Description
A computed fold for a 72-nucleotide RNA from a bacterium, annotated as transfer RNA. Its mean pLDDT, the model's own confidence on a scale to 100, is 83. RNAcentral holds the sequence, with entries from ENA. It matches the Rfam family "tRNA". By type it is a transfer RNA.
[in-house]
């Protein structure tokens, strides 16, 4: 250059058209003498970015920005 795959909470990912969720970390409460496990609860997202389809888009569809492979 070409061709493929990723981009979703602070970190690891799920979610494949109907209002976005889990595990670890975090705060708070219970529990202990006190921690630390362990129970409950709660916070945390403009789903890279622009545009298009659709009645609706994280999720299809162009074109950008960033990573990872592979081939020349």
């Nucleotide at each position: 250059g070409c061709u493929u795959c990723c981009a979703u909470a602070g970190c690891u990912c799920a979610g494949u058209g109907g209002u976005a969720g889990a595990g670890c970390g975090c705060a708070a409460g219970a529990c202990u003498a006190g921690u630390a496990a362990u129970c409950u609860u709660g916070a945390a997202g403009u789903c890279c970015u622009c545009g298009g389809u659709u009645c609706g888009a994280u999720c299809c569809c162009g074109a950008g920005u960033g990573g990872a492979a592979g081939c020349a």